[in-house]
RNA sequence: GAACUAGGUAGAGGUCGCAGCAAAAAUUACUAAUAUUUUGGAGCUUUUAGAGGGGCAGAGAAGAAAUAUGAAAGGUUUUGUUGCCGAAGGAACUAUAUCGCUCUAAAGAUUGGUACCUGGGCAUAUUGGAGAAGAUCCAUGUGACUGUCAUUAAAUUUUAAUGGUGAGCUAUCGGUGAU
Repeated sequence: GAACUAGGUAGAGGUCGCAGCAAAAAUUACUAAUAUUUUGGAGCUUUUAGAGGGGCAGAGAAGAAAUAUGAAAGGUUUUGUUGCCGAAGGAACUAUAUCGCUCUAAAGAUUGGUACCUGGGCAUAUUGGAGAAGAUCCAUGUGACUGUCAUUAAAUUUUAAUGGUGAGCUAUCGGUGAU
């Protein structure tokens, strides 16, 4: 001491950075559920199907209408607080366990793992999915903005254009090490 190094440490992006927790509020909803009355007339009981078991039911099941009482969870907003900067999110595969009486099969949800994709938030769409929802979230496309790096040009330590993007960038320590 060039260069290389998925090595270590510490930082930055944004005033709507990311996620969690707590409280309150609105919505969910004049809904679900329950009770009574009327109607109805044989089934009802897990998300679907089958098997089994138990319970209810012509002293009236499912369904429908009216009246009365009347929620909750998830999601959202605000405030406070905690941890952080692949913070986090996503679809795919996979694992065990759980979810309605038991078992089987399928589907869905929660949790963990694998490797893959996305730098960040915002707006938007006769798009797709979730959701009670014109809220909101996720995916994809588009648009400008923004952080960072490289190149070019000017300029005075910034501006503009183009291109890329986190296993990145900045600083620093370490390892290998040309000359």
Lysine riboswitch aptamer from Propionigenium maris DSM 9537, 179 nucleotides, folded computationally. The coordinates come from a structure-prediction model, not an experiment, and the mean pLDDT is 78. RNAcentral holds the sequence, with entries from Rfam.